[in-house]
Context: one part of a larger RNA
RNA sequence: CCAUUAAAGAAACUUGGAAACAUGACCCUAUAACUUUGGAAGAAGGGGUGCUCUCCUAUCUUUUGAUUAGGAAAGCGGAACAUACUAGGGGUAGCAACUAUUUAUUAAAAAUAGAAGACUCUGCUAAGUGGUAACACGAUGUAUAGAGUUUGACACCUGGGUGGUACUAAAUUGUUUGAAGGAGAAGUGUUAUAAACUUUGAAUAGAACCCUCAGUAAAUAGCGACAAUAAGUCUAACUAUCUUAAGGUAGCAAAAUUCCUUGUCUCGUAAGUAGCGACCUGUACUAAUAGUGUAAAAACUGCCCUACUAUCUCUAACCUGGAACCC
Numbered sequence: 001c002c003a004u005u006a007a008a009g010a011a012a013c014u015u016g017g018a019a020a021c022a023u024g025a026c027c028c029u030a031u032a033a034c035u036u037u038g039g040a041a042g043a044a045g046g047g048g049u050g051c052u053c054u055c056c057u058a059u060c061u062u063u064u065g066a067u068u069a070g071g072a073a074a075g076c077g078g079a080a081c082a083u084a085c086u087a088g089g090g091g092u093a094g095c096a097a098c099u100a101u102u103u104a105u106u107a108a109a110a111a112u113a114g115a116a117g118a119c120u121c122u123g124c125u126a127a128g129u130g131g132u133a134a135c136a137c138g139a140u141g142u143a144u145a146g147a148g149u150u151u152g153a154c155a156c157c158u159g160g161g162u163g164g165u166a167c168u169a170a171a172u173u174g175u176u177u178g179a180a181g182g183a184g185a186a187g188u189g190u191u192a193u194a195a196a197c198u199u200u201g202a203a204u205a206g207a208a209c210c211c212u213c214a215g216u217a218a219a220u221a222g223c224g225a226c227a228a229u230a231a232g233u234c235u236a237a238c239u240a241u242c243u244u245a246a247g248g249u250a251g252c253a254a255a256a257u258u259c260c261u262u263g264u265c266u267c268g269u270a271a272g273u274a275g276c277g278a279c280c281u282g283u284a285c286u287a288a289u290a291g292u293g294u295a296a297a298a299a300c301u302g303c304c305c306u307a308c309u310a311u312c313u314c315u316a317a318c319c320u321g322g323a324a325c326c327c
Stems, first nucleotide, its partner, number of pairs: 001321001004317003008313002012311001017308001025049005034039001036153001050076003054072005060065001077081001089305006100112002116151007128137003154293003159223001164220002166216003170212001174210001180204001184200005224242002227239001251285001252282001263279003267275001
């Protein structure tokens, strides 16, 4: 070190009941809130279990017996009868519906996925993807299909706004590049013209983008400030001013979000920066970047109760086995 035991107490230990203890099987009984009516549930909580003998029922057997299964009464022993091994504690809140998946080798989760909802694109030589291309996948499919994005069962819901960005559509008014175009001009050329060469270059022509205009938020994103006012005080339904595209609606809220903060109140404890329930003064919640609830299920995360115990008060003893220690 691996195991074993321990008076009294019983979580006082500790970040935390981590570890250990305890519960545990079968039969009978009895079972709450809540609920998607399936569950929750083995809820919880009680009682029984050995052996002997006799009898009863069914069954099998040629039959005053006897096998198997079940049941009842009486008696006996022990500290203990599922005697060893094996073998469920419960409640409450958060989170994510669930089963599933994941960091092979420090993370199994609240992360991923998911059924389901929504938006956008795509009429088939489809969109989309790979490839220089041929070609291939999509698909031997055809909008109840395929691709991309997003939320994430279910229930109640999903508010205002299209100003910016983005996307879609329209218009040809504006704006504008390149290519084409080649009037003309200059130079060279010649004794001088001309041709030729070099450079430059007007008209003409006018696409997309941009600008303009319109639409779209389950697109990206966004959702005010200040002053005054009621016959106690406080507060401000009411009012004024500035201002925006619109000014945060329902719901929830010291929250996995709250700085001040150990906010204030209640419950629970003798005592609670924790926890449950409320309040709302939300530094800096908020509606598919979803909001609020939610039965079931969880090697998830807080808190509580019962039972239990060497975790502790507070250590002690010791069989066997192991060891890189000692002889």